[in-house]
RNA sequence: GCUGGUGUAGCUCAAUAGGCAGAGCGGCUGAUUCGUAAUCAGCAGAUUGUGGGUUCAAGUCCCUCCGCCAGCUCCA
Numbered sequence: 001g002c003u004g005g006u007g008u009a010g011c012u013c014a015a016u017a018g019g020c021a022g023a024g025c026g027g028c029u030g031a032u033u034c035g036u037a038a039u040c041a042g043c044a045g046a047u048u049g050u051g052g053g054u055u056c057a058a059g060u061c062c063c064u065c066c067g068c069c070a071g072c073u074c075c076a
Stems, first nucleotide, its partner, number of pairs: 001072007010025004019056001027043005049065001051063003
């Protein structure tokens, strides 16, 4: 330099031909318990890596840049 993959909640990951952003763990509150853990109920938390574009509508499609992973190649 080229190619492919990937980036979504604090962490690990979903969202399969565009149509209301979710789960588990973790956190907080309550119940239960003599107390803790466990269990049960509830709550909060992401403008989806950046900046643009297409569309009535974008996590999803297109362009750009950035981070990470893998492979390939050239020069010295």
Molecule: transfer RNA
Organism: Candidatus Desulfofervidus auxilii